About this RNA
A computed fold for a 696-nucleotide part of an RNA from a Minisyncoccota bacterium, annotated as large-subunit ribosomal RNA, domain II. The RNAcentral record of the full RNA draws on ENA. The source organism's lineage runs through Bacteria, Bacillati and Minisyncoccota. Its Rfam family is "Bacterial large subunit ribosomal RNA".

[in-house]
Context: one part of a larger RNA
Formats: sequence, structure tokens, C1' cells
RNA sequence: GCCAACGAGUUAAUGUAUAAGGCUGACUAAAGGCGCGAGCCUGGAGUCACAGGGAAACCGAGUAUGAAUAGUGCGAAAUAAUAGUCCUAUACAUUAGACCCGAAGCCAGAGCGAGCUACCCAUGUGCAGGGUGAAGUUUGUCGAAAGACAGAUGGAGGCCCGAACCGCUGAGCCGUUCAACACUCUCGGAUGACGUGUGGGUAGAAGUGAAAAGCUAAUCGAGCCUGGUAAUAGCUGGUUCUCUCCGAAACAGCUUUUGGGCUGGCGUCGUAUGUUCCCCUUGGGGGUAGAGCACUGGAAGGAUUCAACAGGGAGAAAUCUCGUGAGUCCUAUCAACCUCCGAAUACCAAGGAUUAAAGUACGGCAGUUAGACCGUGGGGGCUAAGCUCCACUGGUCAAAAAGGGAAGAGCCUAGAUCUCAAGUUAAGGUCCCUAAAUCAUAGCUAAGUGCAUCACAAGGAGGUGGAAUUUCUCAGACACUGAGGAGGUUGGCUUAGAAGCAGCCAUCCUUUAAAGAAAGCGUAACAGCUCACUCACUUAGAGAUUCUGCACCGAAGAUAAUCGGGGCUAAGCUAUGUACCGAAACUGAGGGAUUCUUUUUUCUUCGGAAAAAAGGAUCGGUAGGAGAGUAUUCGUAUCCGCAAUGAAGGCAAAGGGGUGACCCAUGCUGGAGCGUUACGAAGUAAGAAUGUUGGC
Repeated sequence: GCCAACGAGUUAAUGUAUAAGGCUGACUAAAGGCGCGAGCCUGGAGUCACAGGGAAACCGAGUAUGAAUAGUGCGAAAUAAUAGUCCUAUACAUUAGACCCGAAGCCAGAGCGAGCUACCCAUGUGCAGGGUGAAGUUUGUCGAAAGACAGAUGGAGGCCCGAACCGCUGAGCCGUUCAACACUCUCGGAUGACGUGUGGGUAGAAGUGAAAAGCUAAUCGAGCCUGGUAAUAGCUGGUUCUCUCCGAAACAGCUUUUGGGCUGGCGUCGUAUGUUCCCCUUGGGGGUAGAGCACUGGAAGGAUUCAACAGGGAGAAAUCUCGUGAGUCCUAUCAACCUCCGAAUACCAAGGAUUAAAGUACGGCAGUUAGACCGUGGGGGCUAAGCUCCACUGGUCAAAAAGGGAAGAGCCUAGAUCUCAAGUUAAGGUCCCUAAAUCAUAGCUAAGUGCAUCACAAGGAGGUGGAAUUUCUCAGACACUGAGGAGGUUGGCUUAGAAGCAGCCAUCCUUUAAAGAAAGCGUAACAGCUCACUCACUUAGAGAUUCUGCACCGAAGAUAAUCGGGGCUAAGCUAUGUACCGAAACUGAGGGAUUCUUUUUUCUUCGGAAAAAAGGAUCGGUAGGAGAGUAUUCGUAUCCGCAAUGAAGGCAAAGGGGUGACCCAUGCUGGAGCGUUACGAAGUAAGAAUGUUGGC
């Protein structure tokens, strides 16, 4: 891991509600008696009801408070219906282990442990070999002596090196191991505070500890065993058959409360009410969006008035000037905590309409109180976030499948009762992958821009299309080409020079078709080359500006790496149109279920119940509510039930029935019991719990 078996809402008491039943006041309990037994009889003690109010005495259809005959609280006031009580079943609650498994823990005991380990006591035992060479002794020399030095002897030491032995420093190896700490190399101590054998002692809030909260039998910040004990667990996991109807919440208030509860909201079932809900019309109040500046404030420009007007400048000063503060007027404005105004929605009321959809009240049973994204209106943040917090009881998901979006909880279409090799559409699409237009008309784009969104800015640019305004133009424009572009004059000043062209001043006149006291290059200064301006030539449009469509640059990343791909110059973009494809939507055909209405039949305790038909509506679903069934074991009855002419059980995709759980048949196996129907009672259904046991 798989398979099999086992494995989780039970029981008792009490209460509430619902359903069925008995009686109308209801019922007995203990106990006793009878009976094989199921059960029957006696038993009214007691409980509930029949009257309430008060703390109570007490009073009583009233009572309490109170001085009160007042007021107020709680009651009575039965009328048309349900009134009470007892038993059974079901659901839920409370108390108990209370659906099951699961802690770490706490406490108790003359409980068990020192064969591991810590320390201690007693008694034994072990330490190859080598080195160093203390004290002491002795000899010699020296010395008056104390003694010193040298040699020999001697053999001390928590001495040195290093086996056994004890330890375990570093590394490797191992790490489903040889091993729940080993192995290999290396390393520390190795006559000592040494190692070790045997026997003995000290233990659980206690021991022992050269002290690490170490060790006390692979267990230690309180051992192990057993018990209290099914400790407790607002926590995690699991909780076993089917079908039908409805179907949530992730919000508010309180909470040592925030991953838990209680109450309300939202669900379901029952009873009652009978249109009260929703919708339409009419009538209301409002101060939001917007707008505005009439108030309160903010902020800009101008005009103007006033001021013992900060500060600067000019001046000898008077004063002038730039400005400063406050007000008034004009223009143009801003505001969640401004309003002269002012919607849409929403809310309230009245009147209508709607007949299968609601609403409301009371009662039974819940679940939910971690929400997510999208749209809209806002707060926080950076008008950041797949961010966070509110609102619209907006939408979807949650609890919703199907089609589209390449793929995809929350986007778009659309809400799946079942069947169909029928049709029509939605969103979205129609070259190929891939169902359907290589469709039509008119444009744009040349960038592979683009080919739904998700990837773009400021800025730049004779890319190209459209719209408009304006200037010149057959009396010849714009551009090209040819020619001229002069004279007074080198204007005056300045200057070394200044001649159109360093700079300053002036910027005239003449000849002209036209030509600046010169727009640029140039020279030391001249010269020289262009320009403006003019003529000729040629010929029909040429220039400037604004708005706008589509493109271009700006534009740097990790696969060549992307429009889903191929690929496309349309199969791209804009506008218009027609056709087609396209879903579990809608339609068609057939079947089923629920519910309402009507009709008919049967039964009836006359309240009603059941069945059939027709018509209308409905049938996605988590938590959850309600209903109807299937299967297993046992009991009571039943079928004059089945069974060696083969029970149960097992095997077999293939037959039949049922919406389904499941039931029936058939064959083989098996070898002794088993079923139908009705009712009852439960150790009553397995895929999950790191489930338990067994097998492989």
C1' cells in the first nucleotide's frame, strides 16, 4: 500500500412541541393478590387541572401598593371553534462519558525499581617496557666550624614516553545502519582525586551530583506501574443506504470577546390570517448628486478709498517712487464639516391592478456570524496593489453544471426533471487547425502596425488620408534656368585700418524693370561669392496656419518564443448591411415527479381521507429543514410457505422489474436450514478517522 472483518447520536430521568389514541376532570405510584407467561385485579397516597394577587400574614374575581373608594402593576371578564389529563411514538433540550477517537498534564499508593547510572561502605584484584633521577646514605677535596663542591649509592613523584586498561579530540564511514551512538584512522590519561570484580547502602518532591537541572534500567525541569479515568480538549480528524420538495449565512448587538458563544437577521416545517407583499398611479417631507456664491471661509487679476503703512530706493529736506495692511466695486473661481437653489433613486401614505406568487403573526427544528471577485458611490493608501475598510441587503461564485473568454471559482451568455443521430437562437464567431462568408459596399493602414483585453508616456517627426481658414496666381504665381543686383559713397563718427557686413549715429537722394547706406559667407582693410528686390524663359497651380483619422521614433532580459498556433497586406482597422455557425437557453416529440384548481369515484368517526382524469405552475444545489422508501439481525403472528428432486452463503458484464436504495429469475458451486406478508424491537448500512486486528 491493497484486501477482509470490526469501527461513531445510545440509554435513563425530567421538560417542551408535534402526531395517533383513551376519558371529560384525567391518571394511578409503592405495595398486595391472581396467572406458566403476556398480563389482569385491588390500591386515589399523590400529581396536574378547576383562581388569582401578594415577600408574607392574608384577602379573593380580584389582589398588591397606598391615607385613599385615586392612579398603576399582575389577574378575571366563555363568547362561534381549539380548553384538561394520561399513555405511546418522533424531534429537540437539560443532567449524566452523552456521536467516536485523540493530549500535554494533576493527584493517590507502607506500590515496583540503584543487575543501567550517581555517590558512599566493606572486601579483593589490575597497571608490558623504557626514561628522568628528589630526600637520605657514603667516599673524596676544601674549611676552625657551620657547611660547600664533586663522585658513587639510593629510588621519590596527582613526574616523562608508551602497551594492557580507562577515556572519546578531529576527520571519515554509517545514517530503512553491524549498531536506537557502532566502525576506521587520529587523539587524552595510563602509581593515581587511578581502573576494576563481588557484596551492601541511599529514590520519586525523594535520592545522588568535583554542578551539566546531569543521573536514578534506551524514560527525567520530577522515574515506572496501577488507580481516580471514558480527566478535560471553545481544538484537529472521522461519522456508514436511496429518492422527493424547499433552501441559507459569512451581517447587527453583547461577550477576558474576536477561529467560541447568546439574542436578533436570513432557511425550513406547522397553524392562523386572506392580498396585508411585489407592481402601477397620485400625494407628501427631504437637502445627497449637480449647481451656485446670497451666508461662512479659501484663493487670482484689475479699479478705487482709507491708514500714527513693515521694509527698500532717490533727495539736504519737503516730498516722490516701489510696496504694506484693511475695506468697497468689477471680472473669473473653490469647499466633507458653505447653501440663494436642487434632482434621479430611496422612504411614507392613499387609491387601483395582479390569482399563483407573496406578505404578516404565533409555534417546532436549524445552520450561519473566516467570505471572494466584478460594477457603482466613498474613506485610508501614491485617485498604488489580485491592498484595506464601508455602502448599494447591485451581480456572480460560495452552494451552479452548459456555451464563450486559447487555458481559467467571482467576467460575458445562460440557470441542467429524464430521453431524442429534430429545429431556432444568445454571448461569441465564419482562411486552416475548427462548426460557419477567402460575403457585399465605402474608406484607412505599409508599420506584420495589427489580428478581443492583459503593453505603454512625455517628447520628436516635410509618413500618409480627411476637414477648414487664409495669401499669391494666364494682367503668368511657386520652383528650376539665364541676366541684373547700380550711382552719390570708402555715408558720418571711431579707428592703425572700418570701403554694406568690429562698434556708435543716421538710414537719405538719384538712375531705374529692380537693387537694403545691406540678410549671410568672406578680407588685415579692400576684393570676391550669395540674399532681399527685378526682368526674361517656362507653365498651372503654389504657399502658410488650425483641427482630425491611421501609422513612425521614443521602446532594454533571459527558448527563435509568440496574435491560442499555422499564418495573414487582409485572414488588420473604421462604418454599414445580409447570410450562416453556435449552449444542457427556447421550440418540437415522448416519459416521470411535486404542488394548486376543477370534476368524478370509493371510504368516512361527516371534520375529512384516498384514487383517477383535465388544466395551470414548478422540478441546479453546500450548511440545513420537511417528507417517502430500501436493506440487515431478532421477536410475535401469518402463508396447511420453500428445502437432499438441494436451504443459507459464494461465483457469473450480459435475462426481467423498480426514479433509486434494491428485488426476482437462470446456470455452476455449496451441503442444512430458510423465506413471504403485517406489526414490533434494534449492537441496523463503511472509503476515508497518520482508525483497530488479521492476511498478502